[in-house]
RNA sequence: AGAGUUUGAUCCUGGCUCAGGACGAACGCUGGCGGCGUGCCUAAUACAUGCAAGUCGAGCGGACUGGAUGAGGAGCUUGCUCCUCUGAAGGUUAGCGGCGGACGGGUGAGUAGCACGUAGGCAACCUGCCCUGAAGACUGGGAUAACUACCGGAAACGGUAGCUAAUACCGGAUAAUUUAUUUUGCUGCAUAGAGAAAUAAUGAAAGACGGAGCAAUCUGUCACUUGAGGAUGGGCCUGCGGCGCAUUAGCUAGUUGGUGGGGUAAUGGCUCACCAAGGCGACGAUGCGUAGCCGACCUGAGAGGGUGAACGGCCACACUGAGACUGAGACACGGCCCAGACUCCUACGGGAGGCAGCAGUAGGGAAUCUCCCGCAAAGGACGAAAGUCUGACGGAGCAACGCCGCGUGAGUGAUGAAGGUUUUCGGAUCGUAAAGCUCUGUUGCCAGGGAAGAACGCUUAGGAGAGUAACUGCUCCUGAGGUGACGGUACCUGAGAAGAAAGCCCCGGCUAACUACGUGCCAGCAGCCGCGGUAAUACGUAGGGGGCAAGCGUUGUCCGGAAUUAUUGGGCGUAAAGCGCGCGCAGGCGGUUCUUUAAGUCUGGUGUUUAAACCAUGGGCUCAACCUAUGGUCGCACUGGAAACUGGGGGACUUGAGUGCAGAAGAGGAGAGUGGAAUUCCACGUGUAGCGGUGAAAUGCGUAGAUAUGUGGAGGAACACCAGUGGCGAAGGCGACUCUCUGGGCUGUAACUGACGCUGAGGCACGAAAGCGUGGGGAGCAAACAGGAUUAGAUACCCUGGUAGUCCACGCCGUAAACGAUGAGUACUAGGUGUCGGGGGUUACCCCCCUCGGUGCCGCAGCUAACGCAUUAAGUACUCCGCCUGGGAAGUACGCUCGCAAGAGUGAAACUCAAAGGAAUUGACGGGGACCCGCACAAGUAGCGGAGCAUGUGGUUUAAUUCGAAGCAACGCGAAGAACCUUACCUAAGCUUGACAUCCCAUUGACCUCUCCCUAAUCGGAGAUUUCCCUUCGGGGACAAUGGUGACAGGUGGUGCAUGGUUGUCGUCAGCUCGUGUCGUGAGAUGUUGGGUUAAGUCCCGCAACGAGCGCAACCCUUAUUCUUAGUUGCCAUCAUUUAGUUGGGCACUCUAAGGAGACUGCCGGUGACAAACCGGAGGAAGGUGGGGAUGACGUCAAAUCAUCAUGCCCCUUAUGGCCUGGGCUACACACGUGCUACAAUGGACGGUACAAAGAGCUGCAAGCCCGCGAGGGUUAGCCAAUCCCAUAAAACCGUUCUCAGUUCGGAUUGUAGUCUGCAACUCGACUACAUGAAGCCGGAAUCGCUAGUAAUCGCGGAUCAGCAUGCCGCGGCGAAUACGUUCCCGGGCCUUGCACUCACCGCCCGUCA
Repeated sequence: AGAGUUUGAUCCUGGCUCAGGACGAACGCUGGCGGCGUGCCUAAUACAUGCAAGUCGAGCGGACUGGAUGAGGAGCUUGCUCCUCUGAAGGUUAGCGGCGGACGGGUGAGUAGCACGUAGGCAACCUGCCCUGAAGACUGGGAUAACUACCGGAAACGGUAGCUAAUACCGGAUAAUUUAUUUUGCUGCAUAGAGAAAUAAUGAAAGACGGAGCAAUCUGUCACUUGAGGAUGGGCCUGCGGCGCAUUAGCUAGUUGGUGGGGUAAUGGCUCACCAAGGCGACGAUGCGUAGCCGACCUGAGAGGGUGAACGGCCACACUGAGACUGAGACACGGCCCAGACUCCUACGGGAGGCAGCAGUAGGGAAUCUCCCGCAAAGGACGAAAGUCUGACGGAGCAACGCCGCGUGAGUGAUGAAGGUUUUCGGAUCGUAAAGCUCUGUUGCCAGGGAAGAACGCUUAGGAGAGUAACUGCUCCUGAGGUGACGGUACCUGAGAAGAAAGCCCCGGCUAACUACGUGCCAGCAGCCGCGGUAAUACGUAGGGGGCAAGCGUUGUCCGGAAUUAUUGGGCGUAAAGCGCGCGCAGGCGGUUCUUUAAGUCUGGUGUUUAAACCAUGGGCUCAACCUAUGGUCGCACUGGAAACUGGGGGACUUGAGUGCAGAAGAGGAGAGUGGAAUUCCACGUGUAGCGGUGAAAUGCGUAGAUAUGUGGAGGAACACCAGUGGCGAAGGCGACUCUCUGGGCUGUAACUGACGCUGAGGCACGAAAGCGUGGGGAGCAAACAGGAUUAGAUACCCUGGUAGUCCACGCCGUAAACGAUGAGUACUAGGUGUCGGGGGUUACCCCCCUCGGUGCCGCAGCUAACGCAUUAAGUACUCCGCCUGGGAAGUACGCUCGCAAGAGUGAAACUCAAAGGAAUUGACGGGGACCCGCACAAGUAGCGGAGCAUGUGGUUUAAUUCGAAGCAACGCGAAGAACCUUACCUAAGCUUGACAUCCCAUUGACCUCUCCCUAAUCGGAGAUUUCCCUUCGGGGACAAUGGUGACAGGUGGUGCAUGGUUGUCGUCAGCUCGUGUCGUGAGAUGUUGGGUUAAGUCCCGCAACGAGCGCAACCCUUAUUCUUAGUUGCCAUCAUUUAGUUGGGCACUCUAAGGAGACUGCCGGUGACAAACCGGAGGAAGGUGGGGAUGACGUCAAAUCAUCAUGCCCCUUAUGGCCUGGGCUACACACGUGCUACAAUGGACGGUACAAAGAGCUGCAAGCCCGCGAGGGUUAGCCAAUCCCAUAAAACCGUUCUCAGUUCGGAUUGUAGUCUGCAACUCGACUACAUGAAGCCGGAAUCGCUAGUAAUCGCGGAUCAGCAUGCCGCGGCGAAUACGUUCCCGGGCCUUGCACUCACCGCCCGUCA
C1' cells in the first nucleotide's frame, strides 16, 4: 500500500466481498511447563447454609468467677485441720452509656438530568473525629434500664408494681456566640461585608486512670465545654460540552415574575397568600425511544468512528413503592414504620425474612470459578493500651480466557535402506528425514539446602528532649527478645535418562502451497467470483507441500481498508442528484477610504488538567509480559501585549444599486369593440343518380331529390399569407385589426440618493394540458360509446357517426420529458461568422469602423469517464440556496397536511439480488438507409408434386428387421453392386492362451496334401504320406505341428462433447491479417475509409500513413488455330491393284503425340481527370479472365466420421472374443425424398439406308460357322491391343401402316415354359418366349434445374462384379428459347445508422399460470 467481482472487450460511476488489528468471548479439534492478568455481557430472577460491623469494664450499676486479707466458731496434738462471715487483686460479661454501623464491599435497574466532564461562583452554606492558638470546667436536682415479684403469649415479645448508677437526663451562675434596638468609623463586583461600644435569652463529665503529698491540695495523660482559625469532606448556583426520531411543532397555571409570610445549614415557587401575564421553542421547546457519565479502551497516518469489562473518579440503587426518625453526616445494602408481591414458622390468635457483600444453589443461557487459607503485610472501626473485629485486603485453588517466556533435542550420517505415494516404468519424492555413531541436559520426575517480604506496637536494658516547684508520665533514639497465611514456595546444588512432551488450518483466483484415486449437477464445498453433468489442482481420501504453533481454525461484534457521508476529503447536462418559476421575512455573505475599539485572530505569563493509562529516558524480577522512578501531551479559566485582516462604533466617497431626463423596439398583460376567409346548419332556385370513404371495402347519406352549383340568412370557434434557430415575458406562455388601462427590459445623458447590495430555510404569489363545481355557449374537432372493416382474435391502428370536453364568466386543482434533462449572482479567461434592438464616428450614397444589450453557429486554451462544453461554460474563482449516497420492493405502506373529488405534498421498513447504471468500442442483427453481385427474381425452357414401378428414409412390425447420416450441407447417402460369404443383427450348437502376434516348457518330426466316419455344419474321430544343418554319434541347433502354463491376444463394445487424420458448408464469396508509425486514458481506430473502375482489397487518384503476408489473378491440365519433328497398328491426293487401304508405293491430308507459335486492351476512334478503365472498330482460328477443369484465405457450424484408419480413457475376458448352420438386413395399414417409364401422331409398329466418341479385355474380350423364335448353347480363328474383339451406335433419314381410342398408346401385375451365373436362385438374382394388359388422357397448394454447344433429347462405354443398375462416373450425336431490368423473394459483399443483442433476433424480454 491494495485486490476480486457488472462487459465479447474498454473507461467511468457504484455497491458487495477479502487481506489487518482488537475482544470479559463462545464453539470444533488438540494440549508439556512457568510468570503476570482476567473470569454471569443473559434473569436488578429466586435464594438453602456459613461468614461479611463491631468495640470500649480506664463511663455506670449489677451478675458470675476468683479467692488474697480479716473476723468468729468447732476439734484439739498450740499450730494444724474443718466450718461460718468478710470478701481485695485478676478474669468474663447481658443491660444503661459513648463512638462506629453514612466508611469499606456490590450492582448499573432507573436517569437525556447541573446526573456527568470541564471552568468558575457562594458577600447564600454546613463540617464528627484531626491540627493550631485562646478561655474554661462553678453549683444543684429528679428519674430509668439492668435486677426482683406477679401476669399474658405456641413463639416473637410484652405488661404492671418495686429498687438503683453514670461520661445518661434536667435547673441556676459565669464567659463568648447568636438575635433585636441605638450610636459609630471603614471596605466592596449589585444585593452588601467585616468591625467597635451599650441593653434582653444559652455550656461543662465536681469525669476516668496514674503520680506526689499527713492533709488541704498539686500534677500528668485521655476525655469534655465555648468561641476563633486551619485542614478534610460535603451542599447549592452558573457558563460550555457530549443521542436518535420533525412520520413528535407547539409546550406551560406554581406555569414566568413581583410583594409578603413560612421552611432550610443555605439561595430559590422550595411552599403558601395576593398581584401582574408572563416563560420556553426551528440555534429544535414538548413528546417518544434508547442510555449510568468520565479518566480511559479498541481502531485509524490523522481528523474521526466504535465502546464504557477489569483499574481509578463521580452518580444512582439495595425485594417493589412511599415516609420520616436518629445523627456532624442518611431519608440509611447486612436500621425503623407503613403498603404490596413472594418465601418460611405457627398452637391459626400471630410472627420472621430480603446475597446488585464473599463463597455457594436453582433457573436462564452459546457462556463465566472454591460453600479454600490468613489477618503475617498494608488499610479501616473501637480502645489509654494489650487487643478484638475486618469474605475490605494478602494469598492459594479452578479455566490455554488473554498477554509474555521456555521446551519437545544438537552434531554427524547415502546403500540415497525398508516402506508409502507417483511414474513416460528409466525414474522421481518423502529424504539427512530415519536407522547407526558422537554429544548436551533447559523443563518435567527424584534427593538435599533454602530466602526477601518484619516495619512497628509490645516486653526488657539504657540514653536524650520539651515541660513541671519536683516526680511520674509524654516524645525521640540505641541494644536484646518475640511475630509469616502464602510455604518448605521462589531460588541454588546434585543424580539419572533423548528418555516424558505437536497439533491445527489451508493448497482454483484474491492468497504462500499439486498430484493420484473415488464420486459423476449425486454426495458435497463456498468469504466474493464460483466448483461438481466420467479424465474435478475447488467435493471425499491419500501422498506431498504451505502457514501458524501449545495452540490452530470457525462464529459473533467494533474500527480499518471505505475519499462508500468527503472539515481534512466527494458530487448533481447524459451514471443517484438543480425545487416548474418568481417575490421575499429570518439567516449567511458583502464596494472604496479615514478614525476608534479589541469580540474573533496572533503572541507571552499564571492556575488547573486526581492517580493509573499513553509517549520518552532510566531502574527491578535471568529476558519479556509485568512492576517502578523522573519528565512530557489536549482543553478551559484568569491576565499582559499587537492591531494587518474579519466584526462593532463614528466620519467621508461613487464605481455596485436605485431615481430623474431624452429616445426607439416588441405575438408582454387586462378590458371593450370591429373584420374577412373557411367549415357546418337553415330557406329558396338549377339539376339527376349517385355521393362519401378506403390498401380494398362496408356501415352512413340519397328518387321524400342527396353530392354538385347559385342566392340569402344563422351561429360558434380559430385568425392563412406576413413568419424568420425573428420578437416579448420570471416561468407557464403570447400571433387578425382598433381603442383604453398597465408591467418590464434596452440605449443615451450624468442632474440626484450614497452600499440602499447578492442569495434566500420557512412563507406568499404565478403556474401547460387534463380534471372538478356553478351558470352560459356549442360551428368544427373529439375521450367514452355505437356501427362497419382488418384479424386466429382486434375491447386497437383504418372508416361512418357521436357525448362529455374543447369556448366564456367565477371558483378549485398544482401537476408535466414544467428540458438547455444545465439554480441564482459577481468578476476574469483567444477568436471568427450570422441575426434582432439602440448609440457614436466617417461618408454625397452604398459601404466601412467602434460600442451597449439580446439571440444562433463554428472554434483555441482549459475542463470532462467519454460524448461533449467552450465570454449565453460543463473553464478559472467567490457567495448563498436546493438536492444525491447500490438495484428492486417504492415514490409504495402507515401517519400527518392540503383538496369537493380525482389526487397532491411529505415519505419508510421487512424481504431480496451482486449487481443495477453512464459513455464509448468490435461484431451480429433491423419488416433502417445508400451502392453492388449471384439462374436470386424477372424473361424463357424442361421438369418434380397426380399414375405404375425402382431405390433411399421415417414409421410400424419382428427373434432380428445390424449400425451410422437429419434444414440448406440426411434421405439412388457410407454401399464402385446384402442369395451363402459380405455381416457388424437374430436363433440353435459347440471352443476357451483362443481365428491372429511375441515369450517359456514338454512331446513329435515335418508342415502342406489326400481318403473315410459322425453331424444341419463347424466341432469331434480314424487313417495314409512326410524334413534340414552340425556332430566327438551321446547329442545340439533351425523350422514346423500338437499339448501345457501364464503374461497376453481379441472387441464393427461406449465416448466424434477427450482426439489425430479426412470431409462437408458459408464460398471460388473477396475477403482475412501483420510490422512500424500516428490518433485515442482505454477497448480500439487508421492502413482496409473516400472519388472512379473491375469478375476480383483488380487497378488508378486522393489521404497519417508507409510497407508486407495469406487469399484474387497468373504459373498447371484439357479444348479451339497453326507450325516443326515422327509416320505404325493410323491415313490415301497423285500412280498401279483389289470385293475390301487388300497390296505395292507415299507421308501431301486426316489422325496420333512431343516441342513451339499465337491474345497482350498490343493497334485505331470516342468517353473519362492528361489516370485506371470502359464503349465501338480493324486484323485474327480465337478479343477483352476465349470455353472447361484442378486449385478453396483467416475462420464459422463442440457440423460429420471412434463402423476406413490411428488413438486417450472407460468397459467385456468359458464372453460384448472366436467358429458354424439357418434366418434377417429384401417385412408393410402408411408418409416423404430421388429417379425410370408413360399418358401418345414432333407419336407407335414394321422394313430399309447412314454417321461417333471414349473406354474395357487372359479366371478375359471373342470374330466366323452350326443349333435355338429368343435368352443362349456348341465349336474355335484373332487379340496382352491405334493391328483382334466387345461393337449393328441411337435418335436421324427413306418407305408402309395405325387416325385420336384407355387405342396397334402405356406397360405394371400375374400364369406357363425356359436360359445363364453360382455348392445353392424358396425366403431373395438377372434375362428370354408365349399369354395376361392395371393405373395413367400432362398432374392442387407448393417447388427444382438450366444463359450456349448450355437446357432438352438420343444412344455408347466403364468401375464394382460369379451373377445382378432405372443408380454412379464418363463419351459423343442432334440441338433450342429468353434475359426489359434490379421494385420485390433468397443468399452474399462494402459503407453508414439504431440497438437494453454479444450463446449475438432461433437474441433479449414482459405478463399470466404451474